[in-house]
């Protein structure tokens, strides 16, 4: 250089047009002398960045950047 894929919450990840979840960490309580374990309740993400299409975009489409494959 040329082709695919992906990018959503701290981490791993679901979500094929109509107000975005779920496990793990995280916080507060209960429980225990006390600490895990466990049992309730919270908080935390305008979905890589711009534009477009549309009544409406995480999703469709165009481009940018960052990752990771295959080929030369």
């Nucleotide at each position: 250089g040329g082709g695919c894929a992906g990018u959503u919450a701290g981490c791993u990840u679901a979500g094929u047009g109509g107000u975005a979840g779920a496990g793990c960490a995280u916080u507060u309580c209960g429980u225990u002398u006390a600490c895990a374990c466990c049992g309730a309740a919270g908080a935390g993400g305008c979905c890589a960045g711009c534009g477009g299409u549309u009544c409406g975009a995480u999703c469709c489409c165009g481009u940018u950047a960052c990752u990771g494959c295959c080929u030369a």

Record summary
This is a predicted structure of a 72-nucleotide RNA (transfer RNA) from Ancoracysta twista. The sequence is in RNAcentral, with records from ENA. Its Rfam family is "tRNA". The family's RNA type in Rfam is transfer RNA. About the family: Transfer RNA (tRNA) molecules are approximately 80 nucleotides in length.